[in-house]
């Protein structure tokens, strides 16, 4: 020094973990959302009709979740897979001094 491998680094990718949104699932508004509105209230002669509190049901903003699949985003992520780089490091092999 030349070569071969390897590790260091780079890029993709895969996976992994995290963080965000969506989707499930829970909870959730005295009144100022919704539906149904007992009693009671109002109109009506009356038949009717009308607003409408608690109750009860839903549900927005929001919260939770040890849910789970997709999206993205992200790194002090890998005994991963291709590729690249060989400056430096490690082997290992020729050659010359």
């Nucleotide at each position: 020094a030349g070569c071969g491998g390897g590790g260091c680094c780079c890029g993709c990718g895969c996976g992994g973990c995290g963080g965000a949104a969506g989707c499930c699932c829970g909870c959730g508004a005295a009144c100022c959302c919704g539906g149904u509105c007992a009693g009671g209230g109002c109109c009506g002669g009356a038949a009717g009709g009308c607003a409408g509190c608690a109750g009860c049901c839903g549900u927005a903003a929001g919260c939770g979740g040890u849910g789970u699949c997709c999206u993205u985003c992200g790194g002090g992520u890998g005994a991963c897979g291709c590729g690249g780089c060989c400056a430096c490091c490690c082997c290992g092999u020729u050659u010359c001094c």
The prediction has a mean pLDDT of 77. The RNA shown here (Bacterial small signal recognition particle RNA) has 97 nucleotides and comes from candidate division Hyd24-12 bacterium UBA6080. Lineage of the source: Bacteria > Pseudomonadati > Candidatus Fermentibacterota. It was read from a public genome assembly, where an Rfam model found it. Its Rfam family is "Bacterial small signal recognition particle RNA". Its family is annotated with SRP-dependent cotranslational protein targeting to membrane, signal sequence recognition and signal recognition particle, plasma membrane targeting in the Gene Ontology. The family's RNA type in Rfam is non-coding RNA gene.